[in-house]
RNA sequence: GGCUUCAUGGCGCAGUGGAAGCGUGCCGGGCUCAUAACCCGGAGGUCCCCCGAUCGAAACGGGGUGAAGCCA
Numbered sequence: 001g002g003c004u005u006c007a008u009g010g011c012g013c014a015g016u017g018g019a020a021g022c023g024u025g026c027c028g029g030g031c032u033c034a035u036a037a038c039c040c041g042g043a044g045g046u047c048c049c050c051c052g053a054u055c056g057a058a059a060c061g062g063g064g065u066g067a068a069g070c071c072a
Base pairs, nucleotide, nucleotide: 001071002070003069004068005067006066007065010024011023012022013021018055026042027041028040029039030038048064049063050062051061052060
């Protein structure tokens, strides 16, 4: 220098056009003599940034930033 992949709650990830969910963690409650386990409820995310196409974007196009890998 070129190419590929990735960026979504604290953490690990799903979601390929109708507007975000799972696991885990956290908070509250139940159960128990108590703790763990188990059960119920809740909070928490401008979906890395900017621009564009679209009635409508986490998703599609362009640019940028960061990370991993491959080639030279």
Predicted 3D model of a 72-nucleotide RNA (transfer RNA) from Hypoxylon fuscum. The organism belongs to Hypoxylon, within Eukaryota. The sequence is in RNAcentral, with records from ENA. It matches the Rfam family "tRNA". Gene Ontology term of the family: triplet codon-amino acid adaptor activity.